[in-house]
This record gives sequence, C1' cells and structure tokens, in this order.
RNA sequence: GGGCGAUUAGCUCAGUUGGUAGAGCGGCGACUUUACACGUCGACGGUCGCGGGUUCAAGUCCUGCAUCGCCCA
Repeated sequence: GGGCGAUUAGCUCAGUUGGUAGAGCGGCGACUUUACACGUCGACGGUCGCGGGUUCAAGUCCUGCAUCGCCCA
C1' cells in the first nucleotide's frame, strides 16, 4: 500500500425485506427472609464509533474518516 471482517446499554451480543432499538448478565428499587443468599416483579440505562449523502423515513443502503482483528504485498 491492497483486500476482508467488526464497531448497537456498564459487559457479552441480537436486530429479518429500510417503518416505534431489544435480550441475557450486572447495577438500582420493591416483595420475600430475623438477616443474607436464592427467587419473583418493576423501573432506569442508547449521539446505534464520528461525519456526509440517498429516502417521506436509515442501526440497516451509498460514501469518507477513525479504532480493533485477520490475510496479501
């Protein structure tokens, strides 16, 4: 220098054909217990890596950049 893949909640990851962003774990609160743990329930938590473009509408399509990983030279 070239190619491919990844980037979404604190962590691990889903997200289908473009149409209201989700799960598990963790943390918080309530219930339960003498208390803790376990369990049940609830709410909270997001600039979808950063820009630009297309579209009525973008996590999703196009494009530039950044970071990480793999391969080639």
Notes: This is a predicted structure of a 73-nucleotide RNA (transfer RNA) from a Minisyncoccota bacterium. It matches the Rfam family "tRNA". Its mean pLDDT, the model's own confidence on a scale to 100, is 81.